[in-house]
RNA sequence: CAUCAUUCUCAGGGCGGGGCGAAAUUCCCCACCGGCGGUAAGCGGUCCCCGCAAGCCCGCGAGCGGCCUUUUCGAAGGUGUCAGCAGAUCUGGUGCGACUCCAGAGCCGACGGUCACAGUCCGGAUGAAAGAGAAUGCGA
Repeated sequence: CAUCAUUCUCAGGGCGGGGCGAAAUUCCCCACCGGCGGUAAGCGGUCCCCGCAAGCCCGCGAGCGGCCUUUUCGAAGGUGUCAGCAGAUCUGGUGCGACUCCAGAGCCGACGGUCACAGUCCGGAUGAAAGAGAAUGCGA
């Protein structure tokens, strides 16, 4: 020093004000939030290089579903992409070039629950996990 192995640690934010109503943090108006890896013409630095920078550019994650097994038929366990679901961006400017910069205007958000429909409340979850870091060991 990179790779590999093992172990350990860490790994999600947000309803404040008003309205209608018997009832809403669920509807309506205003407000609020943005996981992980990659990339990025931006920003910074000690400037051949490095650091930081995207909810809606590429991909991933939990969850639902599928499939398999068991079943007291309620469900439980396994698998982890398997049929499938798993969101969302335009306009103008600059420029050789913009998905990314600047300006403006938009848009999106699993499942179950609920006196009334939930990104923000409660629950599975003191869970799991994309991944991040550390230690030890092997090796060169």
Molecule: FMN riboswitch aptamer (RFN element)
Organism: Sulfitobacter dubius